[in-house]
This is a predicted structure of a 68-nucleotide RNA (transfer RNA) from a chicken gut metagenome. It matches the Rfam family "tRNA". Its family is annotated with triplet codon-amino acid adaptor activity in the Gene Ontology. The coordinates come from a structure-prediction model, not an experiment, and the mean pLDDT is 81. The RNAcentral record of the sequence draws on MGnify.
RNA sequence: CAGAUGUAGUUUAGUGGUAGAACAUUGCCUUCCCAAGGCGACGGUGGGGGUUCGAUUCCCCUCAUCUG
Numbered sequence: 001c002a003g004a005u006g007u008a009g010u011u012u013a014g015u016g017g018u019a020g021a022a023c024a025u026u027g028c029c030u031u032c033c034c035a036a037g038g039c040g041a042c043g044g045u046g047g048g049g050g051u052u053c054g055a056u057u058c059c060c061c062u063c064a065u066c067u068g
Base pairs, nucleotide, nucleotide: 001068002067003066004065005064006063009023010022011021012020017053025041026040027039028038029037046062047061048060049059050058
C1' cells in the first nucleotide's frame, strides 16, 4: 500500500422494515440423589459520522485481527 473479516460467554445465520439458532449460564418440572429429558429466562450487530421515513445491511473515516 492492497484485500478480507468483525453479530450473545463460544460457534454462527440474516442482508434496507421488531436480530434468529445451537452450545453454555440460570429458574421451574420430573427423580430418593445424580445424569438425561421437558418448559422458560438472561444475554449481541467493534467505534464515530453520513444517506434514508427506517441501517446489522449502503457510503466515508477509524480501531482490532488475518493475508499478500